RNA sequence: GUGACAGUAGCUCAGUGGUAGAGCGCCGGAUCGUGGCUCCGGUGGUCGCGGGUUCGACUCCCGCCUGUCACC
Numbered sequence: 001g002u003g004a005c006a007g008u009a010g011c012u013c014a015g016u017g018g019u020a021g022a023g024c025g026c027c028g029g030a031u032c033g034u035g036g037c038u039c040c041g042g043u044g045g046u047c048g049c050g051g052g053u054u055c056g057a058c059u060c061c062c063g064c065c066u067g068u069c070a071c072c
Stems, first nucleotide, its partner, number of pairs: 001071007010024004018055001025043006048064005
């Protein structure tokens, strides 16, 4: 340089046009000899950035940025 894939919560990831979710984590409580395990409740996001399409975009289109892989 060319091509492909990825970017969503603190972390790992779902979410194929109609109110953004789970697990772990964190906070509070119950239980327990114990601050660990288990259980209950709560806490969580300018969906990488900028435009476009659409009544409506995490989702479709274009550009840019970052990362991974392959080729050169």